Notes
Predicted 3D model of a 72-nucleotide RNA (transfer RNA) from a Nanobdellota archaeon. The sequence is in RNAcentral, with records from ENA. Lineage of the source: Archaea > Nanobdellati > Nanobdellota. It matches the Rfam family "tRNA". From the family's description: Transfer RNA (tRNA) molecules are approximately 80 nucleotides in length. It is annotated as a transfer RNA.

RNA sequence: GCCUCUGUAGCUCAGUGGUGGAGCGCGUGCUUGGUAAGCACGAGGUCCCGAGUUCGAUCCUCGGCAGAGGCU
Repeated sequence: GCCUCUGUAGCUCAGUGGUGGAGCGCGUGCUUGGUAAGCACGAGGUCCCGAGUUCGAUCCUCGGCAGAGGCU
C1' cells in the first nucleotide's frame, strides 16, 4: 500500500427495512433469624461519525474513524 471482517446497554452478544432486545452486571422490593441463592419490578442506548437511497435505515449504498485478520 491492497483486501476481508467487526463497531448495538457497564461487559459478552442477538437483531439484515416498519417505534431497539437477551444473558451477566446495577438499583428497589419480596423471601430469610442473617447472608447467599431464588422471584418480581425498574434504571441504563444520539445503534462509532457524516452523507445518500427510501414514505420509513441499527439494517442498503458511499466516505471517514477505530479495532481484528490476511496479502505484498